The part of an RNA shown here (small-subunit ribosomal RNA, 3' major domain) has 473 nucleotides and comes from a metagenome. Its mean pLDDT, the model's own confidence on a scale to 100, is 82.
[in-house]
Context: one part of a larger RNA
């Protein structure tokens, strides 16, 4: 000096109250543990577990099994050969391995021939690519994240975390950064042996929310909406009260009021936290094999235990038939109107788009008519059985969707635990990234509807500053 205390005072935070919906019971969908297994490839465990993985049929794949190859799939260097390449056939699962056929380029220089440019041949060099050689070397998702770089998570967007000078102490050290008041804030004020300053708040930045000029193209029209640039606006600036001050409370004005809402941003450091499989990398290991290629399997197994999710148990619905309003966004191997054919997912033709023009694109709760009458039901939708479409060499192991039939469980969930304080939860649908297709009920945004409560700080849980004990460092 710090760390701890089931010690003490303060002070915070959806930490507790208080509301509102949940999750633990069902069923399915994902992840994991655990068993299984040739192999179920590998990490991740408080801060892991719809996590890496923004998408495993093959491929991806790193596991398994069989079949191959050894300078190797992948580089750079040396030698020798040969144009590259295309087609076709035969044996295999392919991987690889055999035969046959077309095919003599490119660029630069000289020469030759006809010659205004050129063209064509012949000859050397080059550049690229294939083969074959043998050697340096290649390779390695092998192994250490307790050999590291980078990045990242937590404590936590907490407010703390330190220098330099002086000062005090015999020193480790204090002091400042301790009292009081104040604030989301070590924000600020006042005090004050301390004066100052870094890193951190804050603010400088992005969005939104009002206005004003300025422009208008793809729009019927740029006046308003809108779009996209430039600017104004908010400062506790103004009244009133309070206080020494910082501040607070009240009111006005104003589209905001008091950090206007939301974002980006994470201080010194902790846990030898996480990654060696994203990458880089020291060392160590493998080298006809731990390298690498192909084909089928596997990562999708199931007694069973946990996490997160979707969907429901129903009348504040449910099914039909009609109506009515967004917003993000993506589109040329792309979106793909209209019309025909199909119950229907879909197919055919194809118009217009590189997009404020075209396309995806009818948003859905919602309203408004009619049934259904509390029933395991016209709730529920899971299992399965037949038909069929789509993607793509190929859907059995292992896609997705479409008719039709089937119609499990489930009548609101023990202990116990989670989220949320305003356009928030709850609810509703929409779009995208990945992506040949998908297993997406995930994730990532976007709009529409639109609540409840907050007495309050005693207790739970973390945290922060002060003190106080400690047989701990």
């Nucleotide at each position: 000096u710090g760390a701890c205390g089931g010690g003490g005072a303060c002070c915070c935070a959806c930490a507790c109250a208080a509301u509102c919906g949940g999750u633990g019971g069902a069923u399915u969908a994902u992840g994991u543990g655990g068993u299984u297994u040739a192999a179920u490839u590998c990490g991740a465990u408080c801060a892991a577990c719809g996590c890496g993985a923004a998408g495993a049929a093959c491929c991806u794949u790193a596991c398994c099994a069989g079949g191959g190859u050894u300078u190797g799939a992948c580089a750079u260097a040396c030698c020798a050969g040969a144009a590259a390449u295309c087609u076709u056939u035969c044996a295999g699962a392919a991987a690889u391995g055999g035969a046959a056929g077309a095919g003599u380029g490119c660029u630069u220089a000289u020469u030759a021939u006809u010659u205004c440019a050129a063209a064509u041949a012949a000859u050397a060099a080059g550049a690229g690519u294939c083969u074959g050689g043998g050697u340096a070397c290649a390779g390695g998702c092998g192994g250490u994240g307790c050999a590291u770089g980078g990045c990242u998570g937590u404590c936590g967007u907490c407010a703390g975390c330190u220098c330099g000078u002086g000062c005090u102490u015999u020193g480790a050290a204090g002091u400042g950064u301790a009292u009081g008041g104040u604030u989301a804030a070590g924000u600020c004020c006042c005090a004050u042996a301390a004066c100052g300053a870094g890193c951190g708040c804050a603010a400088c930045c992005c969005u939104c929310g009002u206005c004003u000029u300025u422009a208008g193209u793809u729009a019927a029209u740029u006046a308003c909406u809108c779009u996209a640039a430039a600017g104004a606006g908010a400062c506790u600036g103004c009244c009133c009260g309070u206080g020494u001050a910082a501040g607070c409370g009240g009111g006005a004005g104003g589209a905001a009021g008091g950090u206007g809402a939301g974002g980006a941003u994470g201080a010194c450091g902790u846990c030898a936290a996480g990654u060696c499989a994203g990458c880089a990398u020291g060392c160590c290991c493998c080298u006809u094999a731990c390298a690498u290629c192909c084909u089928g399997g596997g990562c999708g197994a199931c007694a069973c235990a946990c996490g997160u999710a979707a969907u429901a148990c129903a009348a504040u619905g449910g099914u039909u038939g009609g109506g009515a309003c967004a917003a993000u966004c993506a589109g040329u191997a792309g979106c793909g109107a209209u019309c025909u054919c199909g119950u229907g997912a879909g197919a055919g033709c194809u118009a217009g788009c590189c997009a404020a023009u075209c396309u995806g694109c009818u948003a859905a709760a919602c309203c408004c008519a009619a049934c259904c009458u509390c029933a395991g039901u016209u709730c529920g939708g899971a299992u399965u059985g037949c038909a069929g479409g789509c993607u793509g060499c190929a859907a059995c192991u292992c896609g997705c969707c479409u008719g039709c039939a089937u119609g499990a469980a489930g009548c609101c969930g023990g202990a116990a635990u989670c989220g949320a304080u305003a356009g928030u939860a709850a609810u509703c649908g929409c779009a995208g990234g990945u992506c040949a297709g998908c297993u997406a009920u995930a994730c990532u945004g976007c709009g529409g509807u639109g609540a409840a409560u907050a007495c309050g700080u005693u207790c739970c849980u973390g945290g922060g500053u002060c003190u106080u004990g400690u047989a701990c460092a």